[in-house]
RNA sequence: GCCCACGUAACUCAGUGGUAGAGUACCUCCUUGGUAAGGAGGAAGCCAUCGGUUCAAGUCCGAUCGUGGGCUCCA
Numbered sequence: 001g002c003c004c005a006c007g008u009a010a011c012u013c014a015g016u017g018g019u020a021g022a023g024u025a026c027c028u029c030c031u032u033g034g035u036a037a038g039g040a041g042g043a044a045g046c047c048a049u050c051g052g053u054u055c056a057a058g059u060c061c062g063a064u065c066g067u068g069g070g071c072u073c074c075a
Stems, first nucleotide, its partner, number of pairs: 001071007010024004018055001026042005048064005
């Protein structure tokens, strides 16, 4: 330098155009003499950024940024 994949909750990941979800973690309550385990409930996101298409975009298109992988060249 070229190519590919990925970017969604604190973390790991779903979500294939129509009101953003799960597990773990966190908070509250129940249970216990107390803790852990278990049970019930709750908070937490404008989906990397900007633009485009569309009645409607996390989802499709482009650019940029970032992460990971592959290839190539030079010394």
This is a predicted structure of a 75-nucleotide RNA (transfer RNA) from Desulfobulbus oralis. The sequence is in RNAcentral, with records from ENA and MGnify. Rfam family: tRNA. Rfam describes the family as follows. Transfer RNA (tRNA) molecules are approximately 80 nucleotides in length. The family's RNA type in Rfam is transfer RNA. The coordinates come from a structure-prediction model, not an experiment, and the mean pLDDT is 80. It is recorded under the gene name trnT.